[in-house]
RNA sequence: GCCUGAAUAGCUCAGUUGGUAGAGCAGCGCAUUCGUAAUGCGGAGGUCGCGGGUUCGACUCCUGCUUCAGGCA
Numbered sequence: 001g002c003c004u005g006a007a008u009a010g011c012u013c014a015g016u017u018g019g020u021a022g023a024g025c026a027g028c029g030c031a032u033u034c035g036u037a038a039u040g041c042g043g044a045g046g047u048c049g050c051g052g053g054u055u056c057g058a059c060u061c062c063u064g065c066u067u068c069a070g071g072c073a
Stems, first nucleotide, its partner, number of pairs: 001072007010025004019056001028042004049065005
């Protein structure tokens, strides 16, 4: 330098024909216990890496950039 993939909650990851963003764990509150752990219940937490375009509507499609991983030279 070229090619491919990834970037979504604090962490690990879903999100399938473009139509209201989700799970598990962690953390918080409550219950249970003499107390802790475990368990049960509840609620909270997101500029979907950044910028532009298409569209009535974009995490999703197109395009540029950034970072990371792999491959080729």